[in-house]
RNA sequence: AGAGUUUGAUCCUGGCUCAGGACGAACGCUGGCGGCGUGCUUAACACAUGCAAGUCGAACGCUGAAGCCUUUUCUCUUCUUCGGGAGGGUUGGGUGGAUGAGUGGCGUACGGGUGAGUAACACGUGGGUAAUCUGUCCUGCACUCGGGGAUAACCUUGGGAAACCGGGGCUAAUACCGGAUGGGCACACGGCUUCUGCAUGGGAGUGUGUGGAAAGCGUUUAAUGUGGUGCAGGGUGAGCCCGCGGCCUAUCAGCUUGUUGGUGGGGUGAGGGCCUACCAAGGCGACGACGGGUAGCCGGCCUGAGAGGGUGAUCGGCCACACUGGGACUGAGACACGGCCCAGACUCCUACGGGAGGCAGCAGUGGGGAAUUUUGCGCAAUGGGCGGAAGCCUGACGCAGCAACGCCGCGUGGGGGAGGACGGCCUUCGGGUUGUAAACCUCUUUCGGUUCUGACGAAGCUCUGCGUGUUCGUGGGGUGACGGUAGGGACAGAAGAAGCACCGGCUAACUACGUGCCAGCAGCCGCGGUAAUACGUAGGGUGCGAGCGUUGUCCGGAUUUAUUGGGCGUAAAGGGCUCGUAGGCGGUGUGUCGCGUCGGCCGUGAAAUCCUACCGCUUAACGGUGGGCGUGCGGUCGAUACGGGCACACUUGAGUUCGGUAGGGGAGACUGGAAUUCCUGGUGUAGCGGUGAAAUGCGCAGAUAUCAGGAGGAACACCGGUGGCGAAGGCGGGUCUCUGGGCCGAUACUGACGCUGAGGAGCGAAAGCGUGGGGAGCGAACAGGAUUAGAUACCCUGGUAGUCCACGCUGUAAACGUUGGGCGCUAGGUGUGGGGACUGUCGUGGUUUCCGUGCCGUAGCUAACGCAUUAAGCGCCCCGCCUGGGGAGUACGGCCGCAAGGCUAAAACUCAAAGGAAUUGACGGGGGCCCGCACAAGCGGCGGAGCAUGUGGAUUAAUUCGAUGCAACGCGAAGAACCUUACCUGGGUUUGACAUCCACCAGAUGGCCUCAGAGAUGGGGUGUCCCUUUGUGGUUGGUGGACAGGUGGUGCAUGGCUGUCGUCAGCUCGUGUCGUGAGAUGUUGGGUUAAGUCCCGCAACGAGCGGAACCCUUGCCUCAUGUUGCCAGCGAUUCGGUCGGGGACUCGUGGGGGACUGCCGGGGUGAACUCGGAGGAAGGUGGGGACGACGUCAAGUCAUCAUGCCCCUUAUGUCCAGGGCUUCACACAUGCUACAAUGGCCGGUACAGAGGGUGGCGAUCUCGUGAGGGUGAGCGAAUCUCGAAAGCUGGUCGUAGUUCGGAUCGGGGUCUGCAACUCGACCCCGUGAAGGCGGAGUCGCUAGUAAUCGCAGAUCAGCAGUGCUGCGGUGAAUACGUUCCCGGGCCUUGUACACACCGCCCGUCACGUCAUGAAAGUCGGUAACACCCGAAGCCCAUGGCCCAACCGGUUUUCCGGGGGGAGUGGUCGAAGGUGGGACUGGCGAUUGGGACGAAGUCGUAACAAGGUAACC
Repeated sequence: AGAGUUUGAUCCUGGCUCAGGACGAACGCUGGCGGCGUGCUUAACACAUGCAAGUCGAACGCUGAAGCCUUUUCUCUUCUUCGGGAGGGUUGGGUGGAUGAGUGGCGUACGGGUGAGUAACACGUGGGUAAUCUGUCCUGCACUCGGGGAUAACCUUGGGAAACCGGGGCUAAUACCGGAUGGGCACACGGCUUCUGCAUGGGAGUGUGUGGAAAGCGUUUAAUGUGGUGCAGGGUGAGCCCGCGGCCUAUCAGCUUGUUGGUGGGGUGAGGGCCUACCAAGGCGACGACGGGUAGCCGGCCUGAGAGGGUGAUCGGCCACACUGGGACUGAGACACGGCCCAGACUCCUACGGGAGGCAGCAGUGGGGAAUUUUGCGCAAUGGGCGGAAGCCUGACGCAGCAACGCCGCGUGGGGGAGGACGGCCUUCGGGUUGUAAACCUCUUUCGGUUCUGACGAAGCUCUGCGUGUUCGUGGGGUGACGGUAGGGACAGAAGAAGCACCGGCUAACUACGUGCCAGCAGCCGCGGUAAUACGUAGGGUGCGAGCGUUGUCCGGAUUUAUUGGGCGUAAAGGGCUCGUAGGCGGUGUGUCGCGUCGGCCGUGAAAUCCUACCGCUUAACGGUGGGCGUGCGGUCGAUACGGGCACACUUGAGUUCGGUAGGGGAGACUGGAAUUCCUGGUGUAGCGGUGAAAUGCGCAGAUAUCAGGAGGAACACCGGUGGCGAAGGCGGGUCUCUGGGCCGAUACUGACGCUGAGGAGCGAAAGCGUGGGGAGCGAACAGGAUUAGAUACCCUGGUAGUCCACGCUGUAAACGUUGGGCGCUAGGUGUGGGGACUGUCGUGGUUUCCGUGCCGUAGCUAACGCAUUAAGCGCCCCGCCUGGGGAGUACGGCCGCAAGGCUAAAACUCAAAGGAAUUGACGGGGGCCCGCACAAGCGGCGGAGCAUGUGGAUUAAUUCGAUGCAACGCGAAGAACCUUACCUGGGUUUGACAUCCACCAGAUGGCCUCAGAGAUGGGGUGUCCCUUUGUGGUUGGUGGACAGGUGGUGCAUGGCUGUCGUCAGCUCGUGUCGUGAGAUGUUGGGUUAAGUCCCGCAACGAGCGGAACCCUUGCCUCAUGUUGCCAGCGAUUCGGUCGGGGACUCGUGGGGGACUGCCGGGGUGAACUCGGAGGAAGGUGGGGACGACGUCAAGUCAUCAUGCCCCUUAUGUCCAGGGCUUCACACAUGCUACAAUGGCCGGUACAGAGGGUGGCGAUCUCGUGAGGGUGAGCGAAUCUCGAAAGCUGGUCGUAGUUCGGAUCGGGGUCUGCAACUCGACCCCGUGAAGGCGGAGUCGCUAGUAAUCGCAGAUCAGCAGUGCUGCGGUGAAUACGUUCCCGGGCCUUGUACACACCGCCCGUCACGUCAUGAAAGUCGGUAACACCCGAAGCCCAUGGCCCAACCGGUUUUCCGGGGGGAGUGGUCGAAGGUGGGACUGGCGAUUGGGACGAAGUCGUAACAAGGUAACC
């Protein structure tokens, strides 16, 4: 970095797809080790169980074990000097302090989880707070005086199942409450001084008044330590406010009543409609309000060259939430995850009266799901809470476990080893490959295994000893979950350790077998229908590797949303046009500001991440330290060119004025002639009209035609013009009135007043709608007539709406130059419309300039076509629009409209394309030119009859197979009775009917005879080898094995051969040139030819295969030769070239000559060539043949032959007999014979060429009516032999189903052959059918041709009268010409065709599938609104009731005051209820269209002039 895919090919446009990277992944196959990470993305679903927040006795009262001390009493034991002593028990006290609950303090607002909600000051970033608070912590100053009354626990009593609750009686405090003090603090008041801020204001100092504090505890008793209170400052944390930034939707366009502001009041720590009363009527919004949908935000993460795009797991910051909703309390901090109250849903307990609960903490369970772990260890470390501390608590955290989920590292061995082993696979059978791979030899031991050893992490903390200045120093002991782990040593042994995907192209990697559009594959293109590198398997290979693939998602590639970095004439895309609002953009000069802009500096931009340098784990992943980055925001200093603001000025942009000027510009009124139609009258008579042809229609009741008069409506011939005007639509007789704009020229004036233009407004063809007129012609609908298979069309005859006018609506068109508007710039040439200037040899002149409108063309642009000063060129400004095809300009919603409908405008689903331009072909019921027995002109046929042959069909046991438009059908078959023969029936046979080889056995084999049998075959008999180095020889038979054999399949696996277009004139190449390219040029053009034949021209020049010529034959001459041929002359003659002879001639054979447009004339380009002529046997390729370019038709042939693969192998081989290929209601093809007199029959008579012949041709003679028989001369053939007919001549027949015609049938024969029944040919006699020249249609032939006549040959025993191949005899007619039919060639044109018109392709209907709209309705969801009800709770009020401290009074177990409380009432208020609406979703009988589907039905709309040009 690109690639595949639209086409026959090309370029472009454009979509789809792939290669890369990534992941909290999942799934499939597989799985050795370790390190570091990560692990419910779904049900913010429900949760069993355990744990996750406690701690402090150095605040306090109580309970109070062991131990210790002590002791009054009592008691026991023992001793006793009888006093008592000692010991034990017991009681009391003290000490001691475990433990338990309680009062009190601090914590529980942290830590941990989740992402439901939230589109918001929630978050990010930068600021503000002069509008604020802040426990614990730090610093400083000051203080800590003296009193009081209670209450838990406890005791007692009662209720309750429980949870728990009530009464009575004690008691403590760092709990609670007064008092004192306080120059500090707060508040109030008033003035002054000073400093300061953007404003309200703020700070400091000063005066007066009022108010307000406290607590103790511990100790080694000494200072102090630790608490407490007030104030100030700091720090940390928090609250509030503001600028800017970051989702989709306008099919959400208007929203809002505490709403916006003010005043007073309340509330808060604090500003504020935060709340309340009153007043005003504001506030927000296309720079997107309001609404709807979605969503935690960020640092970051993934991707990308970047800009961007996507994302928000883990880690970190912030926010929100804690079953759902509401609420407050406490507190420095909460409206509080493991607190409280209420309501709701759910779960649990219950004695039914009541209670309890909240894993989105860590584990774990169920459920959901494609899917996500252990009910582990430890507080050793880090951190947190409490405590003076020890310490306690800590599912934070540190570790371990599970999972290849990810990243990283390591291993599964290294070296040698060719008889290239065995096996596998392939094979052209030679070999190749697996493959140094293995075996084998040698070496090593990472990891794993066994065993020994064994950490760092413990800085610290703590206990204790000593020193002493008790926080210090110095010894010793203790403290590790991980863990006997990491690491280290030793031992054994290659030992325990490789898979997955792919191999048609993209994309690295190929063969075999199986399968046979099946099974299957597939990311796209696409593979599979019998030779699949694409399916499955195997071998081999490629890639990656403890992983590999698949799926999903994101970015990339995609410049395919284009800021970087796209477009809009024809591919998708310019709004139908104009005016104009907001907005965007904007001329020249000067000054000023410094907003944008630029530069320096400062602050911030958390850490982690990223980049980078170095370092630490053996390396890496991972981690540590430093630096960079952080493109941003804020502040400050400076610059002022450019953009901008302000001010002044200017004239060139724009406009005004004046003078000219062209015009179908617009509106209204009036008016004219021609024509059509109608009416009236005249003339006039039988048709008119219409068409491809007709008919309907009109007309004897007088049409058409023609003349005159009249009526009415609509449109304006000629001029008229790629001419004019208008913004577009559009505008056309004339006159008048009103009116818009343009152009030219001129000077003066205004002084940027300009351009564009989202919304908006106006105009806007035709058709259509409404109301009222009008209505001649034309003419949807409709009717009739034609056409047609049909014809709801095209054609014809009629004809309503409409077309016209007025007013109103509609608002769309292929409203197109398919080209938005404005300005500037960039070669020309030539027309034309309107002005101006200059010139003057005045001519219908020349030069020049401005505006408009065309054509050609340079540069440039474009995919090409094309555009080209009227740009599609080069630039600037503004608007509109596009982003694959279909679905669809459709549905739904909204707006507009009377309606029709318009504007706006999707999705599901589906396809791998849909397109543009150009190229080569092919095709056209497109054009031009040309050719051909193509038509025409002729001659003769076919199609009708009979027969023959072939084919189809039918039949059959079989009727073997092939050939099927031309180009199958008298074709393969140049010859089916058996054979052939491939088919059928039956009977046999199995190494075979045939070939080669091997092994063993036996002998010759063959021949002949005989028997059975239909035969094949089998049995029997006879007789019997060769060579010789005696055998493993040759040969034959048998048995066995390799193999034979197959007319079995595939001509769509093939070779070869052939047909056809077509003997048509074409088909190509090299180099050059042109084109981005396919391609073009050459090969086109002008002539000419049979011809791409030749000439000329030409960006072409040459060349090849074809054409022509060369070859054969025939026609003329000549030379040579002369038998079997010939006979002019000579001789002989049996009269036959027979003989002698001859070479002259014919002829045969071989060679040569001849014809070349060479000569003359006309035409033509001084050409090619053509026309005419001469000469010549022949004249313009003389006639005929052979010869067939590149290619087409998957044309034909596997049954000529050859051949790959497949198939059969006691049969699909092979042998035999018989049958069949010969059938027969029919149909077709090709022929023969005829239908007669140009003939038939009979008699006579003449002339060929080319061939054949020894298993043969066969003369002569003879027999037979004849086929033929007998005889057999001659001849292996220029010798002998087979041999003409039509013709000529004479006769007969006389138009008749005949003396035509010969089918059919009967009888009798001949020949061939083993054999003529099925099934041969011929002969004779008899019979004597159809047929009287053939419908539609169709074939051949242009001269020795057609027509006609016979002859020969191949095949062959026989069989051809008809077929085929040849041969000669007789021997015509016609061609004006190229309009038409068919085929072909060249050029050109259109094309939606390329399998190429036998193409392509459209719509309805029918069937199936899918998604979707509408729909009576029905079931939900969401957010509001109105009303009702109104919990908890805050706040407010409050008669009566209750109440320790403080104050007062009085003598006081009392009263009063202050203050508080329960209760009650009220405002607000969640859930709930009722109601009507809004938005949204599911289902829905039926219904609408849409998409897709194999060969369905009907037609033929479109593509060619698509057969009526197409389209809007």
This is a predicted structure of a 1512-nucleotide RNA (small-subunit ribosomal RNA) from Salinifilum proteinilyticum. Its Rfam family is "Bacterial small subunit ribosomal RNA". Gene Ontology terms of the family: structural constituent of ribosome and ribosome. The prediction has a mean pLDDT of 83.